[in-house]
């Protein structure tokens, strides 16, 4: 310098191919249960999707640029 993959709640990931109001598990908080804790059950809070533009009625998803990590080549 060129190419590829990954980036989404605190953590691990799905959703992208086929654009339509952002989900799961674990964790956290509250409640029930218990003498108490744990287990179990129920509920809630928490991210507008690495960043910036573009296309579109509408973008996590398509396009362009860019940043970070990893891999390959030179």
């Nucleotide at each position: 310098c060129g190419g590829g993959c990954u980036g989404u709640g605190g953590c691990u990931c799905a959703g992208c191919u086929u654009g339509g109001u952002a989900g799961a598990g674990c964790g956290u908080u509250c409640g029930c249960c218990u003498c108490g804790g744990g287990u179990g059950c129920g509920a809630a809070a928490g991210g507008u999707c690495g960043c910036a533009g573009g296309u579109u009625c509408g973008a996590a998803u398509c396009c362009u640029g860019u940043c970070a990590g990893c891999c390959c080549g030179a």

A computed fold for a 74-nucleotide RNA from a Chthoniobacterales bacterium, annotated as transfer RNA. Its Rfam family is "tRNA". The family's RNA type in Rfam is transfer RNA. The coordinates come from a structure-prediction model, not an experiment, and the mean pLDDT is 82. The RNAcentral record of the sequence draws on ENA and MGnify.